Description
The RNA shown here (c-di-GMP-I riboswitch aptamer) has 76 nucleotides and comes from Rubrobacter sp. The coordinates come from a structure-prediction model, not an experiment, and the mean pLDDT is 87.
[in-house]
């Protein structure tokens, strides 16, 4: 390096819910809160599914599954 993931370390994000706020909507962002997460970083212009408004269209979910691309550490 690459594979792994631990009774390790240093942190990291934040569900559900309650709040301002933006969207017709599904949901997005700010704040409180932690169910959980070894990628719960990222990509929806990688593919499946789902939601969501309209109906041959346009939005949306990366914490639904898969891929792909970056990433911290260093036991077995």
């Nucleotide at each position: 390096c690459u594979g792994c993931g631990a009774a390790a370390a240093c942190g990291g994000c934040a569900a559900a819910c309650c709040u301002g706020u933006c969207g017709u909507g599904a949901g997005g962002c700010g704040g409180g809160g932690a169910c959980g997460c070894a990628a719960a970083g990222u990509u929806a212009a990688c593919g499946g599914g789902c939601c969501u408004u309209a109906g041959u269209g346009a939005g949306g979910c990366g914490g639904c599954c898969g891929g792909g691309c970056u990433a911290c550490c260093g036991a077995a």